[in-house]
Context: one part of a larger RNA
RNA sequence: GACGUGGCAGGACGAAAAGACCCCGUGCAGCUUUACUAUAGUUUAACAUUGUUUCUGGGUACUACUUGUGCAGCAUAAGUGGGAGACUGUGAAGCCUCGACGCUAGUCGGGGUGGAGUCAACGGUGAGAUACCACUCUUGUCUUGCUUAGAAACUAACUCCUCAUAAAAGGGGGACAGUGUUUGAUGGGUAGUUUAACUGGGGCGGUUGCCUCCUAAAGAGUAACGGAGGCGCGCAAUUGGUCACCUAACGCCGUAUGGAAAUCGGCGGUGUCGUGUAUUCGCACAAGGUGGCUUGACUGCAAGGCUUACAAGCCGAGCAGGGACGAAAGUCGGUGAAAAUGAUCCGGUACCACCAUGUGGGUGGGGUAUCGCUCAACGGAUAAAAGUUACGCCGGGGAUAACAGGCUAGUCUGGUCCAAGAGUCCAUAUCGACGACCAGGUUCGGCACCUCGAUGUCGGCUCGUCGCAUCCUGGGGGUGGAGAAGCUCCCAAGGGUUUGGCUGUUCGCCAAUUAAAGCGGUACGCGAGCUGGGUUCAAAACGUCGUGAGACAGUUUGGCCUCUAUCCGCCAUGUC
Numbered sequence: 001g002a003c004g005u006g007g008c009a010g011g012a013c014g015a016a017a018a019g020a021c022c023c024c025g026u027g028c029a030g031c032u033u034u035a036c037u038a039u040a041g042u043u044u045a046a047c048a049u050u051g052u053u054u055c056u057g058g059g060u061a062c063u064a065c066u067u068g069u070g071c072a073g074c075a076u077a078a079g080u081g082g083g084a085g086a087c088u089g090u091g092a093a094g095c096c097u098c099g100a101c102g103c104u105a106g107u108c109g110g111g112g113u114g115g116a117g118u119c120a121a122c123g124g125u126g127a128g129a130u131a132c133c134a135c136u137c138u139u140g141u142c143u144u145g146c147u148u149a150g151a152a153a154c155u156a157a158c159u160c161c162u163c164a165u166a167a168a169a170g171g172g173g174g175a176c177a178g179u180g181u182u183u184g185a186u187g188g189g190u191a192g193u194u195u196a197a198c199u200g201g202g203g204c205g206g207u208u209g210c211c212u213c214c215u216a217a218a219g220a221g222u223a224a225c226g227g228a229g230g231c232g233c234g235c236a237a238u239u240g241g242u243c244a245c246c247u248a249a250c251g252c253c254g255u256a257u258g259g260a261a262a263u264c265g266g267c268g269g270u271g272u273c274g275u276g277u278a279u280u281c282g283c284a285c286a287a288g289g290u291g292g293c294u295u296g297a298c299u300g301c302a303a304g305g306c307u308u309a310c311a312a313g314c315c316g317a318g319c320a321g322g323g324a325c326g327a328a329a330g331u332c333g334g335u336g337a338a339a340a341u342g343a344u345c346c347g348g349u350a351c352c353a354c355c356a357u358g359u360g361g362g363u364g365g366g367g368u369a370u371c372g373c374u375c376a377a378c379g380g381a382u383a384a385a386a387g388u389u390a391c392g393c394c395g396g397g398g399a400u401a402a403c404a405g406g407c408u409a410g411u412c413u414g415g416u417c418c419a420a421g422a423g424u425c426c427a428u429a430u431c432g433a434c435g436a437c438c439a440g441g442u443u444c445g446g447c448a449c450c451u452c453g454a455u456g457u458c459g460g461c462u463c464g465u466c467g468c469a470u471c472c473u474g475g476g477g478g479u480g481g482a483g484a485a486g487c488u489c490c491c492a493a494g495g496g497u498u499u500g501g502c503u504g505u506u507c508g509c510c511a512a513u514u515a516a517a518g519c520g521g522u523a524c525g526c527g528a529g530c531u532g533g534g535u536u537c538a539a540a541a542c543g544u545c546g547u548g549a550g551a552c553a554g555u556u557u558g559g560c561c562u563c564u565a566u567c568c569g570c571c572a573u574g575u576c
Base pairs, nucleotide, nucleotide: 001576002575003574004573005572006571007570008569010568011567012566014563015562022397023396024395025394027393028392029389030388031387032386035193036192037191038190039189041186042185043184045182046181047180048179049178051154052153053152054151055150056149057148058147059146060145061144064141065140068137078136079135080134081133082132085119086118087117094113095112096111097110098109099108100107101106158173159172160171161170162169196208197207198206205225209231210230211229212228213227214226232378233276234335235334240294241293242292243291244290245289246288248272250268251267252266253265254264274283275282277340279338280337281336298321299320300319301318304315305314306313310379323332324331325330346372347371348370349369350368351367352366354365355364356363357362404451405449406447407446408445410444412440413439414438415437416436417435421431422430458533459531460530461529463525464522465521466520467519468518471496472495473494474491475490476489477488478487479486498512499511500510501509502508539557540556541555542554543552544551545550
């Protein structure tokens, strides 16, 4: 060294299980609720089953009565019309008494007495006699009918009990209850669903449409959770149209109160002012300021263009109608420009010369104009919608997180340079600010490159191996080294580098030793070697949060660690 045998488990990102964590899917399921929408159930009301009687209240109609006050005016004039007479011995005026109404002035009615009158046209009033008649309005009373609400009683529907094989009978309740139809409420009891996207993983936060500037690389366009700001209007005339006229800010000089700034004069003054509101670009021939007259902030169109996936958006000469201003030429289809917004469906309103319904009426639709969306997640899934899952499931992803690796090195560790300063004096025995430059790849990060058809995660045990920026032992230089003990630097990795208490701990603190009790790498070495205390499933509890289901780098008790070694590797051994 080969072959064989017996062993060990470092590797074959070993085997097993289309990762349970994480994200994604306009996936699924369980659960919750003051998510949405339904619904069982409960309940309200009406009607039916459902009948009789009485009383009370309301409404309405009829009958007979009754009521009616502005001021002036005999006085409490409801309205209109007819009307010159009406009532009275079937008992007028007046007086007494009782009752009703009432604006306290009176009006009406019953009874008694009384014994012949009382009231109208007139004068005042808008209107003239309840003198008389008719019709109506209004207030109230009465009769009758209808209707409605309530109360009470009844018995025959209906229902319960007793006897009973059944029927019948008796008793209790009773038009209630029960049942049916319709209806309002309540209703996680039940059901079906919804619960956005972007995102240097996801969540939390922020954002989502429009305008302006920069980024934007001198045509246009151009991204980011890049840097800055605005909008969701205002204005019917100090903000539109037209015609005419005017020129600010600021500085200097001068000028009573008067000052840095009030008003006035002169000179300079291309725009620094002003422009309804952000910014950019414009604007003096003014788009800025003032005044006159006005409504073009028009109707019907539109050649031609800009922009552009579409849909939208934007500019527009010119023509017709009828106008405003201007002497006219001419200008005017809002505003110096660029924001000030919302498709379609559905419905409302006004008008119309349209269509359907055979015609008129009516109804429905259409056309023109207009209205109703923080549909703001702003190209708007529905008229209408939140959560939770550690009980979870499926499909996927290393397109995307947690471990490890990789890249990077802000952070970290170590070093070098400069030397202000500390060190009594003296920068450099020792320490070293402000800074500069490197190295390393042990920390916390950043990135998201292999791995989600699985690369098992902290600590301990066992077994190692490597680096040196050396803890001890060894050799040296300096010293603010007398010696001893130290401090610091250089060389050096051969060997060594303890045992306990607490904690799951690594770490750390403590105790006792030691020459010393080094720092790191090795998938934070090592779970197909062990453990399983921690973390990180299902059970349960506390605190806190949540209405709740549930949740918590909060706590607490409990909680399955599989693999017979094919190859490489390693150890032992037999034969050659």